[in-house]
Annotation
This is a predicted structure of a 351-nucleotide part of an RNA (small-subunit ribosomal RNA, central domain) from a metagenome. The RNAcentral record of the full RNA draws on SILVA. The prediction has a mean pLDDT of 89. Rfam family: Bacterial small subunit ribosomal RNA. Its family is annotated with ribosome and structural constituent of ribosome in the Gene Ontology.
Context: one part of a larger RNA
RNA sequence: CUGGGCGUAAAGGGUGCGUAGGUGGCUGUGUAAGUCAGUUGUGAAAUCCCCGGGCUUAACCUGGGAACUGCAAUUGAUACUGUAUAGCUAGAGUUUGGGAGAGGGCAGUGGAAUUUCCGGUGUAGCGGUGAAAUGCGUAGAUAUCGGAAGGAACACCAGUGGCGAAGGCGACUGCCUGGCCUUUAACUGACACUGAGGCACGAAAGCGUGGGUAGCGAACAGGAUUAGAUACCCUGGUAGUCCACGCCGUAAACGAUGAGAACUAGAUGAUGGAUAGGCAAGACCUAUUUGGUAUCGAAGCUAACGCGUUAAGUUCUCCGCCUGGGGAGUACGGUCGCAAGAUUAAAACUC
Numbered sequence: 001c002u003g004g005g006c007g008u009a010a011a012g013g014g015u016g017c018g019u020a021g022g023u024g025g026c027u028g029u030g031u032a033a034g035u036c037a038g039u040u041g042u043g044a045a046a047u048c049c050c051c052g053g054g055c056u057u058a059a060c061c062u063g064g065g066a067a068c069u070g071c072a073a074u075u076g077a078u079a080c081u082g083u084a085u086a087g088c089u090a091g092a093g094u095u096u097g098g099g100a101g102a103g104g105g106c107a108g109u110g111g112a113a114u115u116u117c118c119g120g121u122g123u124a125g126c127g128g129u130g131a132a133a134u135g136c137g138u139a140g141a142u143a144u145c146g147g148a149a150g151g152a153a154c155a156c157c158a159g160u161g162g163c164g165a166a167g168g169c170g171a172c173u174g175c176c177u178g179g180c181c182u183u184u185a186a187c188u189g190a191c192a193c194u195g196a197g198g199c200a201c202g203a204a205a206g207c208g209u210g211g212g213u214a215g216c217g218a219a220c221a222g223g224a225u226u227a228g229a230u231a232c233c234c235u236g237g238u239a240g241u242c243c244a245c246g247c248c249g250u251a252a253a254c255g256a257u258g259a260g261a262a263c264u265a266g267a268u269g270a271u272g273g274a275u276a277g278g279c280a281a282g283a284c285c286u287a288u289u290u291g292g293u294a295u296c297g298a299a300g301c302u303a304a305c306g307c308g309u310u311a312a313g314u315u316c317u318c319c320g321c322c323u324g325g326g327g328a329g330u331a332c333g334g335u336c337g338c339a340a341g342a343u344u345a346a347a348a349c350u351c
Base pairs, nucleotide, nucleotide: 004322005321006320007305008304012319014201015200016199017198021194022193023192025088026087027086028085029084030083031082033081034080035077036076037075038074039073040072041071042070049065050064051063052062053061054060091191092188093187094186095185097182098181099180103177104176105175106174107173108172109171110154115149116148117147118146119145120144121143125136126135162169163168206247207246208245209244210243211242215241216240220236221235222234223233258318259317260316261315262314263313266296267295268294269293271291272290273289274288275287276286277285278284300307301306324351325350326349333344334343335342336341
């Protein structure tokens, strides 16, 4: 190199956009680079292989042949690939009319609840636990009524429901804005797929500057428990959680399943459309079709579990990744970062 793999055994990049590259629909015509065939030249000798010969055999030596799978030139072939050109519409995209949605950003608004403060009523407890204590309370707490402030989150609706590339998104209103589905014809005419580098996005925690701080709450303090208790439980409580701007760039970033395309039985839900039919005319029912989503299953696959038109089935294209366990996702070096650290990534040794 050929070969084998990646749901759970090692192995899918966190996700997208996209450069180079790789790959690429249908029909002509030209060309003949790849491809195929013929011819010519060359491919030193020795070696290897075949048939002989010589040393008593063998090794060894030696004659002839074949081979040297290659390269170049030339003459042809034109199915496929390439290339040039002319077209096509099934891929891809644009336009019309509809549709659903917690998709994103900004601004504003609302009610319930917690807490604090003010005022009223009221009196000895409250709180907390397995039981207690720390704590709060006669300077009037807890409870209850009225008022005010402020921050954060949005009960019910709510659903293996919806949207988003992923992370993720849930009160209401307005403005700005992305994507998707469906339908009708029309248009462009392969404009496509993937994507090393690159760029962008990327939960939580963490970092910087400035705000904010109701509740919760690492650290910390106290009370318990215990042999001890740097914990689990309780009372407090700072960073943080929230906002703006800027970093970080990682997660069991999971469907532990890369993206795209084609093909291969069905059944049952719920969801967004379209078409047709029905009636009791309802926000209904039935059938067909289409997009996503879920359960079960034929064939097939799988070590098994299971997967099964949303494949882990049958194939193709492109990318990423794996190669015994530990050492180690570590050291060193590079790059990035304010730092924390991230990323790239060994070896000795050992079993």